[in-house]
Molecule: transfer RNA
Organism: Nitrososphaeraceae archaeon
RNA sequence: GUUCGUAUAGCUCAGUUGGUUAGUAGCAACGGUCUCAUAAACCGUAGGUCGCAAGUUCGAGUCUUGCUGCGGACA
Numbered sequence: 001g002u003u004c005g006u007a008u009a010g011c012u013c014a015g016u017u018g019g020u021u022a023g024u025a026g027c028a029a030c031g032g033u034c035u036c037a038u039a040a041a042c043c044g045u046a047g048g049u050c051g052c053a054a055g056u057u058c059g060a061g062u063c064u065u066g067c068u069g070c071g072g073a074c075a
Stems, first nucleotide, its partner, number of pairs: 001074007010027003013023001019058001029045005051067005
C1' cells in the first nucleotide's frame, strides 16, 4: 500500500427481518443484610445516547459512505 473483520456501561458480551422504551446478562464499582471484623452468600443502586461525521428511510445500535482505533491476510 491492497483487502477482510470489528467498535454497544469501567471490562467481557447479547440485541432475532430496520419497528414504540437499549439488557432481568456476567464481572467490576457503590449501598445494605449477615459477622467482633474481613471474605463468601443474599438484596438493592448507579452507570450507555451504541467510536466520530454524513447519507438512505415515516423510522437506524442494525443498511450505505468517509474518517479514526484495534485485529487478521496478502504484497